[in-house]
RNA sequence: AAAGUCGGCCAGGCAAUCGCCGCGUGCGCAAGCACGGGGAGGAAAGUCCGGGCUCCGCAGGGCAGGAUGCCAGUUAACGGCUGGGCGCCAUAAGCCGCAAGGCAAAAGCGACGGAAAGUGCAACAGAGAGCAGACCGCCGAUGGCCCCGCGAGGGGAUCAGGCAAGGGUGAAACGGCGGGGUAAGAGCCCACCGCGGACGUGGCAACACGGACGGCACGGUAAACCCCAUCCGGAGCAAGACCAAAUAGGGAAGCAUCAGGCGUGGCCCACGCUGCUUCCGGGUAGGUUGCUUGAGCCUGUCGGUGACGGCAGGCCUAGAGGAAUGAUUGCCGAACCCCGCAAGGGGGGAACAAAACCCGGCUUAUCGGCCGGCUUUCCAC
Numbered sequence: 001a002a003a004g005u006c007g008g009c010c011a012g013g014c015a016a017u018c019g020c021c022g023c024g025u026g027c028g029c030a031a032g033c034a035c036g037g038g039g040a041g042g043a044a045a046g047u048c049c050g051g052g053c054u055c056c057g058c059a060g061g062g063c064a065g066g067a068u069g070c071c072a073g074u075u076a077a078c079g080g081c082u083g084g085g086c087g088c089c090a091u092a093a094g095c096c097g098c099a100a101g102g103c104a105a106a107a108g109c110g111a112c113g114g115a116a117a118g119u120g121c122a123a124c125a126g127a128g129a130g131c132a133g134a135c136c137g138c139c140g141a142u143g144g145c146c147c148c149g150c151g152a153g154g155g156g157a158u159c160a161g162g163c164a165a166g167g168g169u170g171a172a173a174c175g176g177c178g179g180g181g182u183a184a185g186a187g188c189c190c191a192c193c194g195c196g197g198a199c200g201u202g203g204c205a206a207c208a209c210g211g212a213c214g215g216c217a218c219g220g221u222a223a224a225c226c227c228c229a230u231c232c233g234g235a236g237c238a239a240g241a242c243c244a245a246a247u248a249g250g251g252a253a254g255c256a257u258c259a260g261g262c263g264u265g266g267c268c269c270a271c272g273c274u275g276c277u278u279c280c281g282g283g284u285a286g287g288u289u290g291c292u293u294g295a296g297c298c299u300g301u302c303g304g305u306g307a308c309g310g311c312a313g314g315c316c317u318a319g320a321g322g323a324a325u326g327a328u329u330g331c332c333g334a335a336c337c338c339c340g341c342a343a344g345g346g347g348g349g350a351a352c353a354a355a356a357c358c359c360g361g362c363u364u365a366u367c368g369g370c371c372g373g374c375u376u377u378c379c380a381c
Base pairs, nucleotide, nucleotide: 001377002376003375004374005373006372007371008370009369010368012332013331014330015329016328017327018326020039021038023036024035025034026033027032041352045363046362048361049360050359051358052357053236054235055234056233065232066231067230068229069228070084071083072082073081074080085112086110087109088108094103095102096101113227114226118225119224120221121220135167136166137163138162139161142160143159145156146155147154148153175193176192178190179189180188194216195214196213199210200209201208202207240289241288242287243286250280251279252278253277254276255275260274261273262272263271264270296315297314298313299312300311301310302309303308336347337346338345339344
C1' cells in the first nucleotide's frame, strides 16, 4: 500500500425569509403580542424477547399451557451479550507426497440436555429399514444324487443346506482395516483404530489427557410425541390518580299533601306513584396529573481477557395528546456519469425513514463517508 473481515462514529453543510409545537419572562380584562430559549433516529420501524412503573389481586403447592436448554460469567432482567468447551465446514502460511492429494490457523456455522424410560416415523430404490435380509455371488465340509474304481478312494453337478467376504440399492445396510482361521465365511480369534469405562491428572465447570478392564453389546430421528432441569399470575399510560358542568337518574331533610293525572278496579271508597326547596353522592363530557432526572448522557481514571462494574468531575437533551419538528431561495457541496495521457473541465445533486409512558436487547430497511483492530499478500528499510 492492497484485499478480506470485525468494530466504532457521522449520515449533506451554512445563511436569509416565511411558518408550526411546547417552555420561561414581560405587557394585556381577554383574545393575543413582544423578547429569550428548546424542538426526531440509528434505526424513532417490526412489536419478536426482557424489565421498570401502574392497577386487579395475594399468585404457597398441584394440574394444564408456554418459553428456554454445552459450561462459566455479565445484568434490573433476558431467548441478549462476553469468555471458554465440543462438533461441523473451509482454506492461508507451512509441512508431507513423484503425482493425485493429505495434514493444517484465524475467520465462519451449530435449538449444542436426554435415543441403554416408553411410543412412533423413515418417501423412492432395494432381497432386506431394526433385535432385518439373500437379487447377483461364495461354499456345498456334512447328508443325499451322478460318474470312475474290485476296494480304499477319486471326480462332478448343486437337491437339502451353510455364508454374508465381494457386487448391487439407498441419506442410512447391524463397527473399520489388516492378519489368522474356514468348505466358504463370520469379533470366531488377534493387533491397531473406534466404542463403553472403574480410576488418576489438569480445569470453578463444560471438557481435555492418560487408562486397569470389558467385549462388539448400544444404528438414525426429540424444529416427532415424550422424559428431565430451570423460569413464567393477568392486563396494560386507552395503566392509574385527582377535580368536575349541563341534562337525566339515586339518597337525605324540610315544606306542601289542595286540585289534577296515572296504576289496581265493572264502579265507588281506599291504597301506591307523581310536587317544591335545600343539601349529599356516583358517573359522563371536559380539565389536571401520570410525563420525561433516567438501570440517563459525556469525559477521565481504576478493576476485569471481555461483556461489564466502581469512583471523580461535568451536563439537562422534544414532551405533543390525532399529533409540531416544515417550506422557499441563495451559496457550498460527497458518491456517481461524461471528456481528457495528465493537470483539469462539464454534468450531477444526498439513503432508509420519522417520537406518542420509559428503558435494555434482537430483527429488518439504509446513498455514502471517516477512523481503528485482526489476518494475508506485495514493496521499502